Bacterial RNase P class A from a Desulfobulbaceae bacterium, 371 nucleotides, folded computationally.

RNA sequence: UGGGGUGAGCGCAUGAUCGCUCCGGCCCUGCUGCCGGAGAGGAAAGUCCGAACACCACAGGGCGCGGUGGUUCGUAACGCGAACUUCGGGUAACCGGAGGAAAGUGCCACAGAAAAUACACCGCCGAUGGCGUGCUUACGCGCGUACAGGUAAGGUUGAAAUGGCGAGGUAAGAGCUCACCGCAUCCAUGGCGACAUGGAUGGCAGGGUAAACCCCACCGGGUGCAAGACCAAAUAGGGAAGCGUUUGAAGGCGGCCCGCCUGAAGCUUCCGGGUAGGUUGCACGAGGCGCCGGGUGACCGGCAUCCCAGUCAAAUGAUCAUGGUCCGCUGCGUGCGGAUACAGAAUUCGGCUUAUAGCUCACCCCAUUUU
Numbered sequence: 001u002g003g004g005g006u007g008a009g010c011g012c013a014u015g016a017u018c019g020c021u022c023c024g025g026c027c028c029u030g031c032u033g034c035c036g037g038a039g040a041g042g043a044a045a046g047u048c049c050g051a052a053c054a055c056c057a058c059a060g061g062g063c064g065c066g067g068u069g070g071u072u073c074g075u076a077a078c079g080c081g082a083a084c085u086u087c088g089g090g091u092a093a094c095c096g097g098a099g100g101a102a103a104g105u106g107c108c109a110c111a112g113a114a115a116a117u118a119c120a121c122c123g124c125c126g127a128u129g130g131c132g133u134g135c136u137u138a139c140g141c142g143c144g145u146a147c148a149g150g151u152a153a154g155g156u157u158g159a160a161a162u163g164g165c166g167a168g169g170u171a172a173g174a175g176c177u178c179a180c181c182g183c184a185u186c187c188a189u190g191g192c193g194a195c196a197u198g199g200a201u202g203g204c205a206g207g208g209u210a211a212a213c214c215c216c217a218c219c220g221g222g223u224g225c226a227a228g229a230c231c232a233a234a235u236a237g238g239g240a241a242g243c244g245u246u247u248g249a250a251g252g253c254g255g256c257c258c259g260c261c262u263g264a265a266g267c268u269u270c271c272g273g274g275u276a277g278g279u280u281g282c283a284c285g286a287g288g289c290g291c292c293g294g295g296u297g298a299c300c301g302g303c304a305u306c307c308c309a310g311u312c313a314a315a316u317g318a319u320c321a322u323g324g325u326c327c328g329c330u331g332c333g334u335g336c337g338g339a340u341a342c343a344g345a346a347u348u349c350g351g352c353u354u355a356u357a358g359c360u361c362a363c364c365c366c367a368u369u370u371u
Base pairs, nucleotide, nucleotide: 001367002366003365004364005363006362007361008360009359010358012323013322014321015320016319017318018317020039021038022037023036024035025034026033027030041342045353046352048351049350050349051348052347053224054223055222056221065220066219067218068217069216070084071083072082073081074080085098086097087096088095089094099215100214104213105212106209107208108207121155122154123151124150125149128148129147130145131144132143133142134141135140163181164180166178167177168176182204183202184201185200186199187198188197189196190195228280229279230278231277238271239270240269241268242267243266246264250262251261252260253259287306288305290303291302292301293300294299324340325339326338327337328336329335
């Protein structure tokens, strides 16, 4: 200098004017005054996991169902994170995968002989049996054939073909035998462990698929702040007390009493109920920033300090100016024009995933050049 890997951060700035929501203060208590303060995010998103909190259900155990899946650790918990193990990819930094297919069942398109109780298309062979034939008295020997048969070395199909490679061996071949590698079992050593290393024995079992059923281990009640709690106009039904049922409650006429009419039974008050509405849950929390200490790390402990949206008709806005960044046209004057991402709280946290214009920083790897 060029290319690459990993991680972290910012994500328009400043000012003016007019507004919106909440909080605090003041007095003049204003049909919404004056002053001051605060007011979206790294993802507020998807609602995919895990919790807090709340209500409902619930003796205990089992079956079933769902989820998770290398090991150890972290955490309130997790399907999250850290470190490590192993396999695969990459020259490397680094990245990705993860129980069991030698318990059982199922499935494996096309092609191919065969896709799993193996099997034999092209081949290879002529040991054994058969057939033909030559020699022989005969037994038998030789030659041929490839009917039975042997074989799976080589070829052919496929994503995948029944341990690999070499030697011996054989009629041809074959773990048939042997060495090395792989595999299985056992042992030893190291490690908390996944596992690693070494040794012995076996003589080869055996394709793939578990996001097919299934097996093993572990975990799991349900519903979500529209949870729930409190106050409480109104309605229905309910309870209590009082009055009343021919000794006439109550209603109508009426200003009131008497009176008249209706009326054969309810009326009044209180409790309670809980709709509209309001309050709360609900903003101090597994909290943030900084320092110190422990740990390889995730993370943990201590000290100090800060208070940081709280709406429900759901506030957080609009306009202008100056500047920054990017793009285009450029007469190369820094002029003119345009753009400035993804997106937007709704009970609250811990994660994951997805979207994101333009930038910044740190560490690491590879190549080349120079010293």

The RNAcentral record of the sequence draws on ENA. Its mean pLDDT, the model's own confidence on a scale to 100, is 77.